[in-house]
RNA sequence: UUCUGAUAAAGCCAAACCAUUCGCGAGGGUGGGACGGAAAGCUACGGAUCUGAUACAGACUGCCGGGUUGCCAGC
Numbered sequence: 001u002u003c004u005g006a007u008a009a010a011g012c013c014a015a016a017c018c019a020u021u022c023g024c025g026a027g028g029g030u031g032g033g034a035c036g037g038a039a040a041g042c043u044a045c046g047g048a049u050c051u052g053a054u055a056c057a058g059a060c061u062g063c064c065g066g067g068u069u070g071c072c073a074g075c
Stems, first nucleotide, its partner, number of pairs: 003074003012037002017032006035062001041068003045065003049059004
């Protein structure tokens, strides 16, 4: 360095729901909360799905893949 790993340790993230806030909306932020996760870190690049729609513009990666970065252990 590649590969493998939620079987070990130290840690990390945080579904649904609730409160509040932003947005026409999908949905996002903050706090609580934990269903789960070896990248459930980042990236909207491809597909899927969703929203508003005249064109078109947007949402979503914890839906599937790609790119990229990282902790520990093992071969």